Notes:
A computed fold for a 71-nucleotide RNA from a bacterium, annotated as transfer RNA. Its Rfam family is "tRNA". Rfam describes the family as follows. Transfer RNA (tRNA) molecules are approximately 80 nucleotides in length. The sequence was found in a public genome assembly. Its mean pLDDT, the model's own confidence on a scale to 100, is 83.

[in-house]
RNA sequence: GCGGGAUUAGUUUAGUGGUAGAACAGUUGCUUCCCAAGCAAUAGGCAGGAGUUCGAUUCUCCUAUCCCGCA
Repeated sequence: GCGGGAUUAGUUUAGUGGUAGAACAGUUGCUUCCCAAGCAAUAGGCAGGAGUUCGAUUCUCCUAUCCCGCA
């Protein structure tokens, strides 16, 4: 330099155009003499930009970071 893949909550991840889910972790409450465990509630997210579309996490292009291959 060329090609391919990945990027979603603090972490691990689901989600093939129509209100973004889960688990763990966090916070609050209940329970307990206290802790742990358990139960309930709650907060928090689509890497950045542009385009297509009535509508984009999803499709297209560019950029960034990481991984793999080729040279």